[in-house]
Context: one part of a larger RNA
């Protein structure tokens, strides 16, 4: 360098941004680097191929020749790649007008519920379970009605719905702010795609420091169950869960499906928006772009299924895989406060 793959069999990085690199749309032009071509020089002998000859033949041996290919030089070709110069607008982007949204950050406000405290009424149980017991209660529980405090989460609306790169995001209002989509007309003029390293974001749990602590609840105590019960059930209950400032960097981080572009029958939905239509809130009939689910043809697939949101047909770039175990282990290195994370074998064995 070369093969076949990557939804479920081994295999898509958790996610996006982006450096080097790789790749790159249309028209004309320059050049000839790569490319192609002709000639020439050279590439030991032997071998291989081939012609002739010699061992009676053959293997074998001798003589002569040649192909292919490599490298250098000279001449030539210019379609396509690169380069040069110029241009265009379809890709990409900018500005302007609209528009939907739990997108993000910060601040303010709200009610229901829960628990606790307190006041009143009242007087024997409550709670819990398959059944019980531990537990709470005459020092007045539970129940009902007032008052107060605290912390956390936001019923209905709610959807097969929205939004974000992913993780994620939902009571209401305000401020700041990012992105998407769409319409018409301008502007820039290939400015693009991907992306090794790198830096950034990254649920939950966990860690450090300071707050907070209602409910829930690892650990733990007690009661049951059981042969036992370090469990499932019950009663308590601490870290934690919440906030602020840092760390950690992992998940079945899943669509188990990397990103970009183009093409390839339909059908009935849904989100946003534009146009058309309408006797203009509501009704009827269409259509463009966009996002998002279902069904289905061709095709594809080992099958299941996928099927214009492809797992179809093609191109470009990156990551990854190569029998099961040993093993995501050991050693080393990097990183972290630690827990660990990242990188990542071999012997041996089947």
């Nucleotide at each position: 360098u070369u093969u076949g793959g990557c939804a479920u069999a081994a295999a898509g990085c958790a996610u996006a941004u982006g450096u080097a690199g790789g790749u790159g749309g249309c028209u004309u032009u320059u050049c000839a680097a790569g490319u192609c071509u002709a000639c020439c020089a050279u590439c030991g002998a032997a071998u291989c191929c081939c012609a002739g000859g010699g061992c009676u033949c053959a293997a074998c041996c001798c003589u002569a020749g040649a192909c292919a290919g490599g490298c250098a030089g000279u001449g030539g070709a210019a379609a396509a790649u690169a380069c040069u110069a110029a241009g265009a607008u379809g890709g990409a982007g900018u500005a302007c007008g609209g528009u939907a949204g739990g997108g993000g950050c910060a601040g303010a406000g709200g009610g229901a519920a829960u628990u606790u405290u307190u006041g009143a009424u009242g007087g024997a149980g409550c709670a819990g379970u398959g059944a019980a017991a531990u537990g709470c209660a005459u020092a007045g529980a539970g129940a009902u009605c007032g008052a107060a405090a605290a912390g956390a989460a936001c019923a209905c609306c709610a959807a097969c719905g929205g939004u974000g790169a992913a993780a994620g995001c939902a009571c209401u209002c305000u401020g700041c702010u990012a992105g998407g989509c769409u319409a018409a007309c301008a502007c820039u003029g290939a400015c693009a795609c991907u992306g090794a390293g790198a830096g950034a974001u990254g649920a939950a749990a966990g860690c450090u420091a300071g707050g907070g602590g209602a409910g829930c609840a690892a650990a733990u105590g007690g009661g049951a169950u059981u042969a036992g019960a370090u469990a499932c059930c019950c009663u308590a209950g601490u870290a934690g869960u919440c906030c602020u400032a840092g760390c950690c960097g992992u998940a079945a981080a899943c669509g188990a499906u990397g990103g970009a572009u183009a093409c390839u029958a339909g059908g009935a939905g849904c989100u946003g928006u534009g146009c058309a239509u309408a006797u203009c809130a509501a009704c009827c009939c269409g259509u463009g772009c966009u996002a998002u689910g279902c069904u289905a043809u061709a095709g594809c697939u080992a099958a299941c299924a996928c099927g214009u949101u492809a797992a179809g047909u093609a191109u470009c770039c990156c990551a990854c895989c190569a029998g099961g175990g040993g093993a995501g282990u050991a050693c080393g290195u990097u990183u972290g406060c630690a827990a660990g994370a990242a990188u990542g074998a071999a012997a041996c064995u089947c």